[in-house]
């Protein structure tokens, strides 16, 4: 060059014009306890203004309310080991198993040697089984070369070697055994156990024991660890509404914000709670400066962590982040190769915030690596 | 914006303890009835890749992820 692996990073650029939230200064008005406070209003601008998924709301925190973040049961979650984190179903190292030549990438991966359960159908038989078939003992018949013999039949017992039935049949190959078989006995393999080494550990390795039927726990279970509950429409102030309306509420009740029970508990005759019905459909604060962003130094394999400098990057409330214009770029059309048209440019779009997963995404940009060809 | 549920025949809905030939009503079909429709009656008549896609598992409608799509609730 080709194939291919990992990992970062952009995701239309420059410029003009006119809007749009916010926000900083004035102005105007309105309030004022004279500090100042409000505004669907103007005006000024070398302020700011979507994303890597802002998405899905799957997971984990922060906040915030529930009267003590009660206490059990029972729900749930998480599952190989170790580190990280505020936390996590995430992440980063290990270990095992699976793919790949390789770089690498994948894995709900704990225990069916606690019970308790399924396994249709076929098949004898999915649990302690003998249907074909091998082997034997006994009767009965027949044979002939008359035997410790050969054939058929029935009855009885041995056997999981071999045949069929399945998704699965009691380790697996060989050998030697044996009436035929069989870990009955050796050798290798697989797998269980004990022990010894190395390792924190997962778990490697070795030695020894014939100690040997699996499969399902994304089936109840068991075993370790973790979880109280709702959620900014959370919650709080003001304002304006209003019949301050109707009905339950000292108990067997009500709460203690999912759903069940079961205990401690707690609520004080009233605007306290539940339910029903009606009024009000306005403002403020929660709100963004934060487990934040860049950059250096040190620790650490590495997630990460500690320090020190710098830096401020949207805050709306029916929801701004947009239109048009030149000029480039990209995509695709036509070309008589000189141009000339279309597209308006992947996925998509904040609404408490953050850490992660996941899931969509034209296109382009770099750094590492691995196979392979070739050329010096 | 938060937090739930749902998806099985054209229509409404069982099934969900994993092994059914996936039901059941209505409605369509075909016969009977009728002079014709329609009621009624009959039928071992037909119609499902169970929203998709991927996994566990011998086995998936069921059990788990991911995704589509749809409905409701809450100042």
């Nucleotide at each position: 060059c080709c194939a291919g692996c990992g990992g970062g990073c952009c995701g239309g650029g420059c410029g003009g014009c006119c809007g749009c939230u916010c926000u900083a200064c004035g102005a105007a008005g309105g309030u004022u306890u004279c500090g100042g406070c409000c505004u669907g209003u103007c005006g000024u601008g070398u302020g700011a203004g979507a994303g890597g998924a802002a998405a899905g709301u799957c997971c984990g925190g922060a906040c915030u309310c529930c009267a003590g973040c009660g206490g059990g049961c029972a729900g749930g979650g998480u599952g190989c080991c170790g580190g990280g984190u505020a936390a996590c179903a995430c992440c980063c190292g290990g270990g095992c198993g699976g793919c790949g030549c390789a770089a690498g990438c994948c894995g709900a991966c704990g225990g069916c040697c606690a019970g308790u359960g399924c396994a249709a159908c076929a098949g004898a038989a999915a649990c302690a089984u003998a249907c074909c078939g091998c082997c034997u003992u006994c009767c009965c018949g027949g044979g002939c070369u008359c035997g410790u013999c050969c054939c058929g039949g029935g009855a009885g017992g041995g056997u999981a070697a071999g045949g069929g039935c399945g998704a699965a049949a009691u380790g697996g190959u060989g050998c030697g055994g044996u009436a035929a078989g069989a870990g009955c006995g050796c050798a290798c393999c697989a797998g269980c156990g004990u022990c010894c080494u190395g390792g924190u550990a997962a778990c490697a390795g070795g030695a020894c024991g014939g100690c040997u039927g699996g499969g399902c726990a994304a089936a109840c279970c068991c075993c370790a660890c973790c979880c109280g509950g709702a959620g900014c429409a959370a919650g709080g102030c003001c304002a304006a509404a209003u019949a301050g309306g109707g009905g339950a509420g000292a108990a067997g009740g009500g709460c203690g914000c999912c759903c069940g029970c079961c205990c401690c508990g707690u609520u004080a005759u009233c605007a306290c709670u539940c339910c029903c019905g009606g009024g009000u459909u306005g403002g403020c604060c929660g709100c963004u400066a934060g487990a934040g962003c860049g950059c250096c130094a040190c620790g650490g394999c590495g997630a990460c962590g500690u320090g020190g400098c710098g830096u401020c990057g949207a805050g709306a409330g029916a929801g701004a982040u947009g239109g048009c214009c030149g000029c480039c770029g990209c995509u695709c059309c036509c070309u008589c190769c000189g141009g000339g048209g279309a597209g308006g440019c992947a996925c998509a779009g904040a609404a408490u915030c953050c850490g992660g997963c996941u899931u969509a995404c034209a296109g382009g940009c770099c750094c590492g690596c691995u196979g392979g060809a070739c050329u010096c | 914006g938060c937090c739930c549920c749902c998806a099985u025949a054209g229509c409404u809905c069982a099934g969900a303890u994993g092994a059914a030939u996936a039901g059941a009503g209505c409605g369509g079909c075909c016969c009977c009835g009728u002079u014709g429709c329609g009621a009624g009656g009959g039928g071992a008549c037909a119609g499902g890749c169970c929203g998709u896609c991927g996994g566990u598992u011998u086995a998936a409608a069921u059990c788990c992820g991911a995704c589509u799509g749809g409905g409701g609730g809450c100042a």